[in-house]
Molecule: transfer RNA
Organism: Acidobacteriota bacterium
């Protein structure tokens, strides 16, 4: 330098044919307990990496940039 993949909640990850952003764990409150843990109920938390484009509408499609990983090439 070239190619491919990934980037979504604090963490690990889903998200279909473009049409209300989700799960588990974690966290908070309540219940239960003498108390703690487990358990049950309820709740909070998002610039979907960043910028632009297409569209009535973008996490999803297109372009560029950045980060991470893998492969190839080059140099000595």
């Nucleotide at each position: 330098g070239g190619g491919c993949g990934c980037c979504u909640a604090g963490c690990u990850c889903a998200g279909c044919u473009g049409g209300u952003a989700g799960a588990g764990c974690a966290c908070u409150g309540c219940g239960a307990u003498c108390a703690c843990a487990c358990c049950g109920c309820a709740g909070g938390g998002g610039u979907c990496a960043c910028a632009g484009g297409u569209u009535c509408g973008a996490g999803u499609c297109c372009u560029g940039u950045g980060g991470c990983g893998c492969c190839c090439a080059c140099u000595a």